[in-house]
RNA sequence: AGUCUUGUGAAAGCGCCUGGACUUCCGGAACAAGACCGGUUCCGGAAGUUGACGAGGAUAGGGCAAUUCGAAAGAUUCGGCGGGUACCCUACGGUUGGCCACGACCGUGAAAGGUCUCUUAAAACCUCCGGGUGACCGGAGAACAACAGGGGCCGGGUGGUUGU
Numbered sequence: 001a002g003u004c005u006u007g008u009g010a011a012a013g014c015g016c017c018u019g020g021a022c023u024u025c026c027g028g029a030a031c032a033a034g035a036c037c038g039g040u041u042c043c044g045g046a047a048g049u050u051g052a053c054g055a056g057g058a059u060a061g062g063g064c065a066a067u068u069c070g071a072a073a074g075a076u077u078c079g080g081c082g083g084g085u086a087c088c089c090u091a092c093g094g095u096u097g098g099c100c101a102c103g104a105c106c107g108u109g110a111a112a113g114g115u116c117u118c119u120u121a122a123a124a125c126c127u128c129c130g131g132g133u134g135a136c137c138g139g140a141g142a143a144c145a146a147c148a149g150g151g152g153c154c155g156g157g158u159g160g161u162u163g164u
Stems, first nucleotide, its partner, number of pairs: 014082004019078001020050012053070003059091005092107005097162006113154006126141006
């Protein structure tokens, strides 16, 4: 260093990389003056780099293989594989004056929706420091979101029965 076994820990813009893109080196071809060096473009090989920036989100089982939100960039955050708290179905549960049935909407802070308010470090991009020939990597600093969510107010079925 590798392999096997055992144990522990670690996640959801999460994990991985044989495509692509990019970088360096080597070789070759073309271009502009006759040559060399150099330059630009293209091809091949080798070795590398990158391959989602955070916020948010879990009744149980199954299914599916899905960015919920915005930021950055405007070139790849492309593409592929695996996974996933979303979504669908069922069960159970909650709300709909009480009870029962069905329906609708939800998920234990348990109606969609509307409005007001709260939400006490967003991160990358950027700047600086360090590493590397380089693509890039690590660290520190500062600024800027939306959705979701909490609270207040508004806001709700059918049939039977029953209460006010």